Predicted 3D model of a 125-nucleotide RNA (SAM riboswitch aptamer (S box leader)) from an Ignavibacteria bacterium. It was read from a public genome assembly, where an Rfam model found it.
RNA sequence: UUUUCAUCUAGAACGGCUGAGGGAUCAGGCCCGAUGACGCCGUAGCAACCGGUUCAGGUUUUUUACCUCACCUGAGCGUCAGGUGCUAACUCCUGCCUCGAACUCGCUUCGGGGAAAGAUGAGAA
Numbered sequence: 001u002u003u004u005c006a007u008c009u010a011g012a013a014c015g016g017c018u019g020a021g022g023g024a025u026c027a028g029g030c031c032c033g034a035u036g037a038c039g040c041c042g043u044a045g046c047a048a049c050c051g052g053u054u055c056a057g058g059u060u061u062u063u064u065a066c067c068u069c070a071c072c073u074g075a076g077c078g079u080c081a082g083g084u085g086c087u088a089a090c091u092c093c094u095g096c097c098u099c100g101a102a103c104u105c106g107c108u109u110c111g112g113g114g115a116a117a118g119a120u121g122a123g124a125a
Stems, first nucleotide, its partner, number of pairs: 001125008013043005021032003026095004044087003049083002051080001052077008091117001096114007103106001
C1' cells in the first nucleotide's frame, strides 16, 4: 500500500513547548482558535479490538465414567506491570440511492434505511 472481517450517537484532561491556523479530502454549512487552537512531549485517564486470566456450558480423541490437555461459545476481571487505540461537537452535519410524512409543491423541509469515503482493531498478501 492492497484486501477480508468487526466496530464507529457511550466514555475519558491537565501541564510544558510552539505560535496560526484547525475540524481527513473537495464543496456548502456549522464550530474550535492569541483567554493560545492544531501539532509535539510528559503525566493522568477512558474503552476493552488483540493478548492474558477466571468461571460456566459444549465439542473431538481414549472411554463404563470422571479428570487433565486442546478447541468452540458465553460471561467476569484493567488491582491485568502485555500490543494497539482514543480523551470538542454522532466519523461535527450534508452531498449519492431509496422509503415515509408535511406543505408554501421545491429534487423544499423533517424523519428512517442503505451505499460511498474515512477512522480503529484483528487477519491475509